[in-house]
The RNA shown here (Glycine riboswitch aptamer) has 86 nucleotides and comes from Streptomyces fungicidicus. Its mean pLDDT, the model's own confidence on a scale to 100, is 79. Lineage of the source: Bacteria > Bacillati > Actinomycetota > Streptomycetaceae > Streptomyces. The RNAcentral record of the sequence draws on MGnify.

RNA sequence: CCGCGCGGGAGAGUCCCCCGGACACCACCGGGGGCGCCGAAGGAGCAAAUCCUCCCCGGAAUCUCUCAGGCACACGUACCGCGCGG
Repeated sequence: CCGCGCGGGAGAGUCCCCCGGACACCACCGGGGGCGCCGAAGGAGCAAAUCCUCCCCGGAAUCUCUCAGGCACACGUACCGCGCGG
């Protein structure tokens, strides 16, 4: 440095409309559309700010952008700790 296992681990409308399931109605579930939002899979960029340097150049990311991904719960996620293997 890489892989595996265990534990910890967020963020953002379960908003509006339509269709279907179910249904006496309301709620509930699934799909589609609209606008609004999130950044911690991935991706892109150094244009800003920050860090690495006294400066320039350059590089980097938890920065920026949201292409992707995501916005009830859950799963999962960057990151952290421990163990094992190469």